[in-house]
């Protein structure tokens, strides 16, 4: 540098509940675990949901656990 087969040291935490904030989509915080090897950061291509007007074209805003690029980064058997 490649790579994830088995453990380990940890990590995060979907549905769902409850407080909250937000017109909404969603976000935050507890509980809880369906998975995760980048489920860490980034809205840069694509694409989802939302709002606004309008009419299928724009605008803002959402999702990083849709799929891609980029950056960083733990553990290890093996090349």
């Nucleotide at each position: 540098a490649c790579u994830g087969a088995a453990a380990a040291a940890g990590c995060c935490a979907a549905a769902c509940c409850u407080c909250c904030c937000g017109u909404a989509a969603g976000a935050g915080a507890g509980g809880g675990a369906c998975g995760g090897a980048a489920a860490g950061u980034c809205a840069c291509g694509g694409g989802u949901u939302c709002u606004u007007a309008u009419c299928u074209c724009a605008a803002g805003a959402u999702c990083a656990g849709c799929c891609g690029g980029a950056c960083u980064g733990c553990c290890g058997a093996g090349u």
Molecule: c-di-GMP-I-GGC riboswitch aptamer
Organism: Gammaproteobacteria bacterium